[in-house]
RNA sequence: GCGGGCGUCGUAUAACGGCAUUACUCCAGCUUCCCAAGCUGAUAACGAGGGUUCGACUCCCUUCGCCCGCU
Numbered sequence: 001g002c003g004g005g006c007g008u009c010g011u012a013u014a015a016c017g018g019c020a021u022u023a024c025u026c027c028a029g030c031u032u033c034c035c036a037a038g039c040u041g042a043u044a045a046c047g048a049g050g051g052u053u054c055g056a057c058u059c060c061c062u063u064c065g066c067c068c069g070c071u
Base pairs, nucleotide, nucleotide: 001070002069003068004067005066006065007064010024011023012022018054027041028040029039030038047063048062049061050060051059
């Protein structure tokens, strides 16, 4: 230099154009003499920019980061 893959709450994950899912963690409450466990609730995310579309995590372009292969 060329080609391919992956970027989503603090962590790990799902979505296949129509309210962004779930688990753990964290926070609050219930329960308990206390702790742990359990139950309930809440907060929190689509790497960045642009385009297409009524509507984009999703499709297209560019770019950043990581990984793999070729040279």